[in-house]
Context: one part of a larger RNA
C1' cells in the first nucleotide's frame, strides 16, 4: 500500500453528477391502515404492540402467579418507508460479450387486399405454404388497456374507378425513294432481287374525369378598431387545397431562457402549480387523462448509517522484507 469483511465517540447526506456504497427494515401472531380507484386493487399501506423458561387452573384457547440474562423470531435466512410528477396502460422480449429502456411485443381499434386451383410467399417449373383453413378466415399496413374523443384539406403524391378525346410500342400497311441492270451514243432505265421507307389501323400507360386522408401528407401574412392606458369580440385586404378545432403547453417539444408568478428551501439553472409570448404541441407518423404495474426517469420528505466532517481500531488474502 491494494482486495474482502467487522466495529467505531459526536453530527446525520455536510458526500455526490446523484444517498452511488453501507446501513435502516426483515419472518410469524395481534391491532390497524390514507389519498385515490377501472370497486379487483391500493396493502404487509402508514404506524403500534407481541413472543424465553416453571407453576396453578383449564379439554384446550388462554389465564393467573412467579424465575433468569444485554438481549427470548437470542443462530442463520429473512420488505425500509412516504409524497409528488413525466413515460410506457400491465405480465413479458431485446443490443449472446459496454445500452433492459420511455425502444419491440402485447390485448383493443381501424384501413386495405383476398370468393378458394383465394390474396400474400418460396420456387425457371413441378409443386408446397397460407390450410386438411373459408370473409367471425387468411395476408399486408398502421394504432397500442381502459375513459372522452379522434376537427379541416383530395391542390400535390399514391391508391381506386371511369372510358369519350389527345399521345403511344412491337406489329401490320406499303405511297414514294436508292442499288444493281436487259436496252440505249447520251438523258435514262421495265422486270426481277436488295436497301430504305410516307400517309393508315395499332393496347396498356401518361394526359383527362371523379373518388379516397385511422393512404403519404398539409393545416397563412399584413393593416386599423372599445370613453385613461392595454387588449381586440369587430372590420378590412392579399394569399391559399384548407388556413390547427377540441384539448394541452417553457413540455421527454421553449431559441431568447435561470421566461414571470406562486410553493417548497436560511438560500432552489433542477422539481411542482399556473400564465401563454406554441422560435418549432395537436388528434390512430393518434389528442389529452387515467387505478394497477416498473431492477425506467425526475423532484422531495422520514428513518438509517463512516458517503462525509476525519480519520481510527482489528480480522483475512495479496504485495513487499528477512531466513
Nucleotide at each position: 500500500c491494494c482486495a474482502u469483511g467487522g466495529c467505531u465517540a459526536a453530527g446525520g447526506a455536510a458526500c455526490u453528477c446523484g444517498g452511488c456504497a453501507a446501513a435502516u427494515u426483515a419472518g410469524c401472531c395481534c391491532c390497524g391502515u390514507a389519498a385515490c380507484u377501472u370497486c379487483g386493487g391500493g396493502a404487509u399501506a402508514a404506524g403500534g404492540g407481541g413472543a424465553g423458561c416453571c407453576g396453578c387452573a383449564g379439554c384446550a384457547a388462554u389465564g393467573c402467579g412467579g424465575c433468569c440474562g444485554c438481549a427470548g423470531a437470542g443462530a442463520a435466512a429473512u420488505g425500509g418507508c412516504c409524497c409528488a410528477a413525466g413515460c410506457g396502460a400491465c405480465u413479458g422480449u431485446u443490443u449472446a460479450c459496454c445500452a433492459a429502456a420511455a425502444a419491440c411485443a402485447c390485448a383493443u381499434g381501424g384501413c386495405u387486399u383476398u370468393g378458394c386451383a383465394a390474396a400474400c410467399u418460396c420456387g425457371a417449373a413441378a409443386g408446397a405454404u397460407g390450410a386438411a383453413g373459408u370473409a367471425u378466415a387468411a395476408g399486408g399496413c398502421c394504432u397500442g388497456a381502459c375513459a372522452c374523443c379522434u376537427g379541416c384539406c383530395c391542390g400535390g403524391u399514391g391508391c381506386c374507378g371511369g372510358a369519350a378525346g389527345g399521345u403511344u410500342a412491337a406489329g401490320a400497311g406499303g405511297a414514294g425513294a436508292u442499288g444493281u441492270c436487259a436496252c440505249g451514243c447520251a438523258a435514262g432505265g421495265a422486270a426481277g432481287c436488295a436497301u430504305u421507307g410516307a400517309a393508315u389501323c395499332g393496347a396498356a400507360g401518361c394526359c383527362c374525369c371523379g373518388g379516397u386522408a385511422a393512404a403519404c401528407g398539409g393545416c397563412g401574412g399584413c393593416c386599423g378598431u372599445a370613453a385613461c392606458u392595454a387588449u381586440a369580440a369587430c372590420g378590412g385586404u392579399c394569399c391559399u387545397a384548407a388556413g390547427g378545432u377540441a384539448g394541452c403547453g417553457a413540455a421527454a417539444u421553449u431559441c431568447c431562457u435561470u421566461g414571470u408568478c406562486g410553493g417548497g428551501u436560511a438560500a432552489g439553472u433542477u422539481c411542482c402549480g399556473a400564465c401563454c409570448u406554441g422560435c418549432a404541441c395537436g388528434a390512430a407518423u393518434g389528442g389529452u387523462g387515467u387505478a394497477a404495474c416498473g431492477a425506467c426517469u425526475u423532484g422531495g420528505g422520514c428513518g438509517c448509517u463512516g458517503u462525509c466532517u476525519c480519520a481510527g481500531c482489528c480480522a483475512u488474502g495479496g504485495c513487499c522484507c528477512c531466513g

Overview
A computed fold for a 323-nucleotide part of an RNA from Uliginosibacterium sp., annotated as large-subunit ribosomal RNA, domain IV. The coordinates come from a structure-prediction model, not an experiment, and the mean pLDDT is 88. The source organism's lineage runs through Bacteria, Pseudomonadati, Betaproteobacteria, Zoogloeaceae and Uliginosibacterium.